[in-house]
RNA sequence: CAGGACAAAGCCAAAUCCUCCGUGAGGGGGAGGCGGAAAGUAACGGAUCUUCACUGCUGAAGAUGGCCGAACUGCCGAUG
Numbered sequence: 001c002a003g004g005a006c007a008a009a010g011c012c013a014a015a016u017c018c019u020c021c022g023u024g025a026g027g028g029g030g031a032g033g034c035g036g037a038a039a040g041u042a043a044c045g046g047a048u049c050u051u052c053a054c055u056g057c058u059g060a061a062g063a064u065g066g067c068c069g070a071a072c073u074g075c076c077g078a079u080g
Base pairs, nucleotide, nucleotide: 001080002079004076011036012035016031017030018029019028020027021026034066040072041071044069045068046067047064048063049062050061051060052059053058
C1' cells in the first nucleotide's frame, strides 16, 4: 500500500414501544437490536421526503450521512 479474517478489543444502533420537541418530513432522551469496517464528520453533487407560495413550469425554507457519489478523518491485524 492492498485487503476486511466466521480473529480479538472496543464502537455505532433499524423496526417497534415510552417520553419530549417540531405544522410536517423528522429530531433529542430511554428501552430494544435489524444490521454496519466508516452506520465517524460534513448537506458539495445527485436522489427521496416535508412545509409554504404558485394555474402551472417552478420557487423558497427544511429533513434524511442507516440512499448513492465525491471530500476529510479514523479503531484493529490474519493475509498478500

The RNA shown here (c-di-GMP-I-GGC riboswitch aptamer) has 80 nucleotides and comes from a Nitrospirota bacterium. Of the family's consensus pairs, 95% are formed in the model. Rfam family: c-di-GMP-I-GGC riboswitch aptamer. Rfam links the family to the GO term cyclic-di-GMP binding. The sequence was found by an Rfam model in a public genome assembly.